[in-house]
RNA sequence: CACGAAAAACGCAAACCCGGCGCAAGCCGGGGACGCAAAGUCACGGAACCCUACGGGUUAGCCGGACUACCGAAC
Numbered sequence: 001c002a003c004g005a006a007a008a009a010c011g012c013a014a015a016c017c018c019g020g021c022g023c024a025a026g027c028c029g030g031g032g033a034c035g036c037a038a039a040g041u042c043a044c045g046g047a048a049c050c051c052u053a054c055g056g057g058u059u060a061g062c063c064g065g066a067c068u069a070c071c072g073a074a075c
Base pairs, nucleotide, nucleotide: 003072004071011036012035016031017030018029019028020027021026034061040067041066042065044064045063046062047059048058049057050056051055
């Protein structure tokens, strides 16, 4: 640098429910765990979704890419 175990210590948190924000997609907080080796961060490219459709917005736990990162078996 790369890689990912029937390892270890951690971490995150789907659906759903409650409260709040938003026209909406969706987001925030709490509960809750389907899962995740980057399910950490970024809207750069694609894709999907929403709208007040000139255009604007959402999703990174859709795919790709970029940056950062715990551990250390095997390759």